[in-house]
RNA sequence: UUUUCAUCAAGAGCGGCGGAGGGAAUGGCCCGAUGAACCCGCGGCAACCAUCAUGCUUGCAUGAAACGGUGCCAAGUCCAGCAGGAUGCGCUGCAAUCCUGGUAGAUGAAGA
Repeated sequence: UUUUCAUCAAGAGCGGCGGAGGGAAUGGCCCGAUGAACCCGCGGCAACCAUCAUGCUUGCAUGAAACGGUGCCAAGUCCAGCAGGAUGCGCUGCAAUCCUGGUAGAUGAAGA
């Protein structure tokens, strides 16, 4: 970098350093000198892997715990885009609301 599978409406921040950006990209809408990003320290959340217990269909289910490997700690993945549908209305339509699926993305595990 890419493929497959799973999950994405919940949860969890202070200090130091630094000094203008950040929220993936685009369009919005936000956050930011009452201090952005990066980096460091400490704290926390969660429970994907690993661990333990039980069960059986023997690789899965349920549960426990949180020492280990990751992850995460503004806003639903902050929102939208593409397709279909429902509702509404001024009805061969639409600038509104909602639902389902998809795309893109993120994280983990496994593979190339």
Molecule: SAM riboswitch aptamer (S box leader)